Predicted 3D model of a 73-nucleotide RNA (transfer RNA) from a bacterium.
The sequence is in RNAcentral, with records from ENA.
The prediction has a mean pLDDT of 80.
RNA sequence: GGGUGCGUAGCUCAACUGGCAGAGCGCUAGAUUGUGGCUCUAGAGGUUACGGGUUCAACCCCCGUCGUACCCA
Numbered sequence: 001g002g003g004u005g006c007g008u009a010g011c012u013c014a015a016c017u018g019g020c021a022g023a024g025c026g027c028u029a030g031a032u033u034g035u036g037g038c039u040c041u042a043g044a045g046g047u048u049a050c051g052g053g054u055u056c057a058a059c060c061c062c063c064g065u066c067g068u069a070c071c072c073a
Base pairs, nucleotide, nucleotide: 001072002071003070004069005068006067007066010025011024012023013022019056027043028042029041030040031039049065050064051063052062053061
């Protein structure tokens, strides 16, 4: 330099051919307990890497950029 994959909550990952962004763990509060843990209930937490485009509507399609992994040279 060329090619391919990946980037979503603090972490690990979902989101079916474009139609309300979710789960587990963690965190906060409450219940339970003599206290803590376990368990149960509720809640907070997201510019979906960034910038554009297409569309009534984009995590999803298109273009560019950045980061990362692998392959080729």
Its Rfam family is "tRNA". Gene Ontology term of the family: triplet codon-amino acid adaptor activity. By type it is a transfer RNA.